Predicted 3D model of a 74-nucleotide RNA (transfer RNA) from a Rhizobiaceae bacterium. Rfam family: tRNA. Gene Ontology term of the family: triplet codon-amino acid adaptor activity. Rfam classes the family as a transfer RNA.

RNA sequence: GUCCCGGUAGCUCAGCAGGAUAGAGCACAGGUUUCCUAAACCUGGGGUCAGGGGUUCGAAUCCCUUCCGGGACG
Numbered sequence: 001g002u003c004c005c006g007g008u009a010g011c012u013c014a015g016c017a018g019g020a021u022a023g024a025g026c027a028c029a030g031g032u033u034u035c036c037u038a039a040a041c042c043u044g045g046g047g048u049c050a051g052g053g054g055u056u057c058g059a060a061u062c063c064c065u066u067c068c069g070g071g072a073c074g
């Protein structure tokens, strides 16, 4: 340099043939229980879906571009 894969909650990820209030587990906070802790159960907070632009009535999802991480080839 060319090509491929990936970037979504604090962490690990799902969702990606366009349409639902953007989700799960763990973590965190509160509560129930307990003498206390842990475990279990209940509730809750937390997101510019990497940045920008475009298409569309509508974009995490499609297109262009930039950035970051990984890989293949030279």
Base pairs, nucleotide, nucleotide: 001073002072003071004070005069006068007067010026011025012024013023019057028044029043030042031041032040050066051065052064053063054062